[in-house]
This record gives sequence, C1' cells and structure tokens, in this order.
RNA sequence: GAGACCCUCGCGGGAGAGACCGCCAGGCCGGCACAACCGGCCAGCGGCGCCGAAGGAGCAACCGCCCCGGAAACUCUCAGGCACCCGGACCGCGAGGUGAUG
Repeated sequence: GAGACCCUCGCGGGAGAGACCGCCAGGCCGGCACAACCGGCCAGCGGCGCCGAAGGAGCAACCGCCCCGGAAACUCUCAGGCACCCGGACCGCGAGGUGAUG
C1' cells in the first nucleotide's frame, strides 16, 4: 500500500393484497352565540376476505468439521401488511469498521 467475506451509516430504486362491513362513541378541526346537529380527519373493538419482501417457523436442493450443523426469493401465515404516509426482502452508489488472503 491492495484487500475477499461480514457489519454499520447515508442516498436512490423497491412488489403484492378490501380507501371492506359493523359497533362504540373517544380525540382534533370547521359551521353555529353555546349545546345539539352536520361535515372532514385520526383512533379503539369485532367480523369476513386477501398478501408475502420486516421478523419468525417448516421442508429441502446443496454445503460442511458429516454426531450433527448451516441453509432459499420454496412453504406456513404466529407476527406484519391490504388508499396516501410509514414500513419493506433485495439491488445500485458512496463513506466508515473488522480483516481472511496475497
């Protein structure tokens, strides 16, 4: 001085599936002199349907140090999700760290 694998951070991309139905009347805003009432938004509970790419679990091709273990984008949906936002496996770029190896 180079530096695999891995980890962290930042930026960008990133699918699928009901803006479902019912109940409660909770919070905020507006109309109104106040309340009631009306409208909008958010939330809580229940129900059915659905999705798979946070996480989790299962089987397995395969791999290994072969007792046993590691293993998916496959499978299951416990969790999570089903307008927008958020999230999101994975991919790309940049920076930092460990450091096999040469």
A computed fold for a 102-nucleotide RNA from an Alphaproteobacteria bacterium, annotated as Glycine riboswitch aptamer. Lineage of the source: Bacteria > Pseudomonadati > Pseudomonadota > Alphaproteobacteria. Rfam family: Glycine riboswitch aptamer. Rfam's curators write: This family represents the bacterial glycine riboswitch.